This is a predicted structure of a 1502-nucleotide RNA (small-subunit ribosomal RNA) from candidate division Kazan bacterium RBG_13_50_9. The prediction has a mean pLDDT of 83. It matches the Rfam family "Bacterial small subunit ribosomal RNA".
RNA sequence: UUGAGAGUUUGAUCCUAGCUCAGGAUGAACGCUGGCGGCAUGCCUAACACAUGCAAGUCGAAUGCCGCCAAUUUAGGGCUGGUAAUCGUGGAGAAUAUCCUCGGAUUCGAGCUUUAAAUUGGCGGCAUGGCAGACGGCUGAGUAACGCGUGGGUAUCUACCCUUGGGUCGGGCAUAACCCAUCGAAAGGUGGGAUAAUUCCCGAUGGUCUCUUUUGAGUAAAGAUUUAUUGCCCAGGGAGGAACCUGCGUCCGAUUAGCUUGUUGGUAGGGUAACGGCCUACCAAGGCGAUGAUCGGUAGGGGGCUUGAGAGGGUGACCCCCCAGACUGGGACUGAGACACGGCCCAGACUCCUACGGGAGGCAGCAGUGAGGAAUAUUGCGCAAUGGGCGAAAGCCUGACGCAGCGAUGCCGCGUGCAGGAAGACGGCCUUCGGGUUGUAAACUGCUUUUCUAAAGGAAGAUUAUGACGGUACUUUAGGAAUAAGGGCUUGCUAACUACGUGCCAGCAGCAGCGGUAAUACGUAGAGCCCGAGCGUUAUCCGGAUUUACUGGGCGUAAAGAGCUCGUAGGCGGAUGGAUAAGUCGAAUGUUAAAGACCCCGGCUCAACCGGGGGAAAGUGUUCGAAACUGUCGAUCUAGAGGAUGGUAGAGGCAGAUGGAAUUCUCGGUGUAGGGGUAAUAUCCGUAGAUAUCGAGAAGAACACCAAAGGCGAAGGCAGUCUGCUAGGCCAUUCCUGACGCUGAGGAACGAAAGCGUGGGGAGCGAACGGGAUUAGAUACCCCGGUAGUCCACGCUGUAAACUAUGGACACUGGGCAUUGGUGGCAUCGGUCCCCUCAGUGCCGAAGCUAACGCGUUAAGUGUCCCGCCUGGGGAGUACGGCCGCAAGGCUAAAACUCAAAGGAAUUGACGGGGACCCGCACAAGCGGUGGAGCACGUGGUUUAAUUCGACAGUAAGCGGAGAACCUCACCAGGUCUUGCAUCCUGCUGAAAGUCCGGAGAAAUUCGGACCCUCCUUUCGGACAGCAGAGACAGGUGUUGCACGGUUGUCGUCAGCUCGUGUCGUGAGAUGUUGGGUUAAGUCCCUUAACGAGCGCAACCCCCAUGUUGUGUUGUAUUUUUCACAACAGACUGCCUGCGUUAAGCAGGAGGAAGGCGGGGAUGACGUCAAAUCAGCGUGGCCCUUAUGGCCUGGGCGACACACAUGCUACAAUGGCUGGGAACAAAGGGUUGCCAAGCCGCGAGGUGGAGCUAAUCCCUGAAAACCAGUCCAAGUUCGGAUUGAAGGCUGCAACUCGCCUUCAUGAAGCUGGAAUCGCUAGUAACCGUGGAUCAGCCAUGCCACGGUGAAUACGUUCUCGGGUCUUGUACACACCGCCCGUCACACCACGAAAGUCGGGGGCACCCGAAACUCCCUUUUGGGAAUUAAGGUGAAACCGAUGAUUGGGGUGAAGUCGUAACAAGGUAUCCGUACGGGAACGUGCGGAUGGAACACCUCCUUU
Repeated sequence: UUGAGAGUUUGAUCCUAGCUCAGGAUGAACGCUGGCGGCAUGCCUAACACAUGCAAGUCGAAUGCCGCCAAUUUAGGGCUGGUAAUCGUGGAGAAUAUCCUCGGAUUCGAGCUUUAAAUUGGCGGCAUGGCAGACGGCUGAGUAACGCGUGGGUAUCUACCCUUGGGUCGGGCAUAACCCAUCGAAAGGUGGGAUAAUUCCCGAUGGUCUCUUUUGAGUAAAGAUUUAUUGCCCAGGGAGGAACCUGCGUCCGAUUAGCUUGUUGGUAGGGUAACGGCCUACCAAGGCGAUGAUCGGUAGGGGGCUUGAGAGGGUGACCCCCCAGACUGGGACUGAGACACGGCCCAGACUCCUACGGGAGGCAGCAGUGAGGAAUAUUGCGCAAUGGGCGAAAGCCUGACGCAGCGAUGCCGCGUGCAGGAAGACGGCCUUCGGGUUGUAAACUGCUUUUCUAAAGGAAGAUUAUGACGGUACUUUAGGAAUAAGGGCUUGCUAACUACGUGCCAGCAGCAGCGGUAAUACGUAGAGCCCGAGCGUUAUCCGGAUUUACUGGGCGUAAAGAGCUCGUAGGCGGAUGGAUAAGUCGAAUGUUAAAGACCCCGGCUCAACCGGGGGAAAGUGUUCGAAACUGUCGAUCUAGAGGAUGGUAGAGGCAGAUGGAAUUCUCGGUGUAGGGGUAAUAUCCGUAGAUAUCGAGAAGAACACCAAAGGCGAAGGCAGUCUGCUAGGCCAUUCCUGACGCUGAGGAACGAAAGCGUGGGGAGCGAACGGGAUUAGAUACCCCGGUAGUCCACGCUGUAAACUAUGGACACUGGGCAUUGGUGGCAUCGGUCCCCUCAGUGCCGAAGCUAACGCGUUAAGUGUCCCGCCUGGGGAGUACGGCCGCAAGGCUAAAACUCAAAGGAAUUGACGGGGACCCGCACAAGCGGUGGAGCACGUGGUUUAAUUCGACAGUAAGCGGAGAACCUCACCAGGUCUUGCAUCCUGCUGAAAGUCCGGAGAAAUUCGGACCCUCCUUUCGGACAGCAGAGACAGGUGUUGCACGGUUGUCGUCAGCUCGUGUCGUGAGAUGUUGGGUUAAGUCCCUUAACGAGCGCAACCCCCAUGUUGUGUUGUAUUUUUCACAACAGACUGCCUGCGUUAAGCAGGAGGAAGGCGGGGAUGACGUCAAAUCAGCGUGGCCCUUAUGGCCUGGGCGACACACAUGCUACAAUGGCUGGGAACAAAGGGUUGCCAAGCCGCGAGGUGGAGCUAAUCCCUGAAAACCAGUCCAAGUUCGGAUUGAAGGCUGCAACUCGCCUUCAUGAAGCUGGAAUCGCUAGUAACCGUGGAUCAGCCAUGCCACGGUGAAUACGUUCUCGGGUCUUGUACACACCGCCCGUCACACCACGAAAGUCGGGGGCACCCGAAACUCCCUUUUGGGAAUUAAGGUGAAACCGAUGAUUGGGGUGAAGUCGUAACAAGGUAUCCGUACGGGAACGUGCGGAUGGAACACCUCCUUU
C1' cells in the first nucleotide's frame, strides 16, 4: 500500500505552449434494444397556479347540555291472556265439604307495549375545561450572517419525565353550549334568560421562595374516584430541551476606497426569561477600513458525496444535524415553548361564492391536475410492525411509518442451454478461381430444467392476542429447449479489414483529418473487435493538467524585470550570555453525534443490502513538561551599517563669463560666364555680375584634433576654456557609534526625442508644403527651395528596442589577458618597468547551468531575503468605467467572437538585385549565320463534313512522320456486316469453300455458270475446311502517362551522390566529403577524429594517326612499296632543367609518327521535372458491344487574312555563264536489285542486254579547286519564284495531290530593326558524294562520307549556366516562395448613439391599515406616536432595446498596389509628430533583434 501516457506547430529536430483523447462519477436526459429477481432511488425547471380526497387530535377517571339505546326503580295508560280471590247463576253432590259450567263486576299478579321521572351503562353530538396542534412531514426562496462548523462561556428559562421536602383551608362572581327573540343570501352576528367544572376571583395559611433599608412586605392550590390510586400548589435538584455571548474557520469583484449619527462609549431610566443602544433622555466624539470596511454579484451551512498517489479540486440529491421559509409584506395574541405550514388581525396580488350589501381560500404535507421543461411515479393498501399525540386504560388519531404499484434511473445477482457432431453441407462474403471464411457454428443425436407454465404445501416477521404485505418468500411434483440478445465500433490515438456503391458530391469527424474514379475514414454488405440486458450519444465534475506549480513552474532570446532612484507600511535580518515560554516539540485528559469510509465477525443460497464489534481521525479545549531554533524582555560585543581624519580621479549637476575654426548673410575690392546638382538630368542661382578669390562686419548654433575597449552619473544622460556654488564615488588610517541593516505594496522625486503653452531667438539643418526628376503611377527614395521645430527662459507632458531585451542586497565557487583610479612592496635621478591588494571597465575560458544559442567572480553557477511580472495566438494594450493631462494622449484594463496553432533555438536544403574561389564558345576576341525576300517544311490560329491524334519555356514546333495520291488512317460523308479475326460446343456438308468467266453495284457485296469431290481410318469415328445455330467471348489508335512496366528527354559527361564502423551532438544531424596545394575530374598529395568502402571520374572496349610481323584474292606491283585483313609494338611526366613542401604536380626541353587526357566514339552516378509516351509494345481499372467493333467507295490529314520555329536559294565579280578544256576522294548500296557497252532522243528518258549475290560488275561523270573565254556593276548573262505549253517516269489510279525534262515567262530580293544562334583546328566556312524509309515522291529534312581549308582567345569586370565554401532568411509546393493594408461583397459578435422600456436600492415629501405602547374616557369610544403597503419628485446605478455609426473577426480563384522576410532592391524596428487611396512616407532621438566591405582595438594560437 502508493503516482503509466498518447495525438497535434516542422522537410526533419529539441524546447515552450495551447487544444484534444484514453479513466472514474451522476437524482441524469436522448437514440436503438429489452427475460427475471433483490436492494436502492425518482420535479435538478415555475418558492408557478391548483379541482377533489385525506395528512391533528384526544380526554366522560375535570364539566354542562342535547339525541339515541339498554337496564333498574317509581308512577300512569293500553293490549293480551290467566282465573288466584270475592260476589252472582246453573249443575253434580247427603252436603254451607268438594267438584264442574256460565256470565258480569271488583281485586290480584303475569306478559307485551307505551308515557313520564330518577338512577346506572353504552353510543353520537355541541360546548366549557385540560393536554397536544412550536413535534412529526415539506421546501431551499431569502441569508456572506455568530447563519453554519468547531471550541469555550453565562447576565437565563424550561410543560410533560425522574428525585427531595412541604402543602392541598374557607368563600364567591360569572360564562359557553342550551332556551327565547332578532339581523343577514351566506359567512356569521346581536340582545335577553339559565347553568357546571380540574374555568375565573377573593380571603386565610406558608417557607430552604422573591424583594428589601433586614424592620418588614409580597405571592399558592382542584379536585376525581371503583378507596387501589391519581391529580393540584409551593420550593430545591436532575435529565433532556431552549436562549444569549464569544475565539477561530467560512465564495467572487478594487473597473466598489472610504463607511457610520443610535452611529462608538458613558450615566440614569425603561424593557426582557436574561446581558446588551435592545429602547429613551442627557453627556462625550467616537467606531470600522488596504490583514479589504462600505457597496455589488452569487450562495442555505455541515456530517458527507465524487475525483485524486497525495495535497488539492468540484459538489451539498437520497440519509443524519443545524438554520430559514410556509401566497407576498407587516403585526402581535395564546402558551413552558411560536411571532406559529393545515391559528388570529391588517394591507397587497390572485382565485372562487354572492341576493352586489358582503364573504371564502392558501398542497414548499400524501396522492393527483394544469403549466414550464430534455426530464422525474399511484387521486393504491394498512395502522400488523416501529414511532408520535391524548387518555388510568380499553382505545382513538397518525399520507410519520410499514407495504404494494410505475420507471433498466442506478448497484448487485441469474438466465437465454450443455455435450457430441466434418459431407468442413446449403446460403452469404472474398478470391490469385486453387481455394479461404462464416464454422462445430447449423442440421442431426443424446442430456439437463436455473428460468417459465400448471398443481399442491406454505412461513418467519408476534410476548397471550392482533399480518396491510400475501396464498408472498420458500418447498415439492409435472411439462417441455421449451419464454428470453442487443448496442457500439473496426485510419492513428485504440482492440478489430475486405468487397461494392459514390466521386471535394453525398457525407463523416473527439483531435489530427477523410472524400476530386482503384476510399480499411462516406453509404451498404460480409467478416472481425469490445461490452452485454444493456450499449452508445449528449451534458456536468474531478483526473490526466507539474496547464496557478504548498507538495510542484517560470521571467537574456519562447508569455514574463516596473525607465530609474528615494522611501512609508509590511516581510526578512550579525555575534555572546541571561530570563521568559507566544510560536515550536512531547505526554496525559476532554471533545471531535449517529450514519458513511477502513478492519474483523455475522444474517439474507451468493452479491448488492443489512446487523454487531473494533480501530483510526485532522482540528480544538485544559493540565503538566522540554527550551535547541524563531519571537519578546534585558545585558554585552564589533565582522554588517554609519561617522571622523588624510588623500585622490572624473564630459557628475547648476550658474556666470569667455575663445577660435566653420557655415550663412551684408558691405567693399579683384574678376567673367558660367555655377550648382545628379547615375544622368532638370527645377534653381548668374551679364541687374553669380561661382571663385581678398578684406571688413553681423548673427546663431555646435565645440575638430586630444578621444580611448577611456571617465562620471540611479537612470535619462554628460565633451571648447575659465570662475563660483554643489552632489556622489574610490583609496589609506583603524579613532568613534554599536545592528543604527536589506528589500520595499501604496506614495514621492527624476526621466531621451517628439509634442503642448507663454515670451524670446532663428546661422545651419529641416516634418508639412512648393517645384524638378524617376516611374505604368511615385502622395516615396534623388535634386532645388522651405514653415513649424531644432536654441534660450519659465511651465506642462511622462513615453522609447528608456536594452545588458538580464530587479535589488548579501555570501560562496579554478584561472588567464587587457585597461581606468588608489594604497603598499622592491627599485629608481625620475610611477620606466615588476609584485601584492582594493574599487571599476572589457575579452577568453574551468566546473556548473541552459531547449539550444550561450552565461561563466560584472553568472544566466551554488544558496538566503524582499519586490515586480507571466499563464496559447488573435480580438487588444483595444472598449467601457475611473484617475491624470491645455491638448496630443498616458496609467489602470476586460468580454463576446475566432483559430489549432502562435512561438524560441538549432539542422538540412533552396533562394538572395549577399560575399569569396573555380569552370564552360558563358562573355570577350574572331569567322559565318538567323531576324528583312521568295520558296520548302513544322506549329499556332482560322476555316471545314473532316481538316485524326500526340508533343508546348529551356527539355514542343524539317518532332512521333527512316516517305499521307489509294493503302497507311486513327478523321469526315455515304453504303454495308453483327459470334464477327482466335478458342470451345451442337447440327449439317465433303464442295457449300476456293479459282476463273459473265451480270448488277462506287465498291464492299451479291446472282449465275464452269473447273474443282481433301487426308487418316479399326468404317464407329477423327483431322481439316465450310455453312447454320447458341452463348461464353472476340474486337476497340475508346479513357486514364496523375494507376503502371518498359523506353526516352533534361540538368549533364556536370563532379558529384552515398554507406559501414568510430567520434561529436539531448536531437534533427555533423564529421568523413572541410582546410592548404593541384587537376579535365571528390584527379592526386599534404594536413586532419576519423579509418575504410561503394556508385560516379579515369582506365579496360571501338575507330583514326606510326611501326613490326604474318597473310595476299577480286587489290597493288617491274620492286623496296601501295592497299586490305589480323596479331603485336609504341607514350609512362619514362629522361633533363627549373619551380613547388624533399609531395602531388606545373613550366620548358630532348628524343619521337604521336607529349602530357594524342584526336574521335560508345559509356550518362544518387536524383530532379506527378517531364514525355496507354498512338510503337505490354498492362490494372473504367467504358462501347446491330457499335466507340468489322468491310468498302469517295473525301480529308495538302484548306489560308495571319503569327512563330527550322531550313533551302539568293541578292552577285573571292561572282555568273560556256553544247570550253582537263584533275584528285571517301564511305556506302545492289537479285522484286544495281544495271555496263552500243543505238535513239536537245533532255528527262527509251531501247538493249554484257556483268555482278560484289576489294572482281554496276550505281560512279565527284564538285569546289585549276586552265581558257565572256559578262562590267545593271534588278543585270545576278536571282530564280510564279505562270503557260510540250513531254518523260512510277503506279489499278498523278483532278483534289507526285517527281523529272525542254521551251517560254522572269516576281521579291542590292546583305536585312530591336534582338539572337553556331563554332577554338583538320574545327568554322565553302564543295560535292552516299544511305535508310521507298512503286514513285513533295528530301531544301535526317544520318553518314570525304575535298578545299581559315581567323581569334588580352582576359574573367559584366551576361547565362554550373560546382565548392561561407552568410542572411518570416522560404520547405522551397523566390514562379512568402506576405501587408485600403476598397468591394456576404455573415458574425461587440462598442458608441437622439432616445425608448424595465429593475433594485437610497434620499425628500404626501398619504397611511392592523397590532403593541401611551393618553383621555367607560364607551360597539376618542386621540397620539411609530410602521407595512401606496403615491409624487429630483439624482445616481444596473439591464434590455435603438435609426445610424465605428472598428474587429471569418469567408471561393474580387480590385489596387508591394510595405515586410535576402543588403527584400531606400537595412529594419521603437517612441513621437506631420502627411498620404492603401500598405506606408518623411522629420527628430533611440536600438541592433542589420548584410557586405575597409579600418581600429582586443582575444586565441605560433